[in-house]
RNA sequence: GGAGGUAUAGCUCAGUGGUAGAGUGUAUGCCUAGCAUGCAUGCAGUCCUGGGUUCAAUCCCCAGGACAUCCG
Numbered sequence: 001g002g003a004g005g006u007a008u009a010g011c012u013c014a015g016u017g018g019u020a021g022a023g024u025g026u027a028u029g030c031c032u033a034g035c036a037u038g039c040a041u042g043c044a045g046u047c048c049u050g051g052g053u054u055c056a057a058u059c060c061c062c063a064g065g066a067c068a069u070c071c072g
Base pairs, nucleotide, nucleotide: 001071002070003069005067006066010024011023012022013021018055025043026042027041028040029039030038048064049063050062051061052060
C1' cells in the first nucleotide's frame, strides 16, 4: 500500500427497513439463625462518527477514525 472483516447494556453476544433483546452483572425486597441457591421487581444503550437514500435506518449506500486478520 491492497483485500475482506468487526463494532449493539458494566461484560459475552442475538437481532432485523417500522420507536432494541437474552444471558451475566448490579440494586432492593422475600426466603435463612446467617451465607449460598432460589423467587419477585427494577437499573442499564446517541446500536463507532458524519453524511446520503427512504414516509421511516442499528439494518441499505458513501466517507472517516479504531481494532484484529490475510496478501505484498
A computed fold for a 72-nucleotide RNA from Vicugna pacos, annotated as transfer RNA. The RNAcentral record of the sequence draws on Rfam. The organism belongs to Vicugna, within Eukaryota.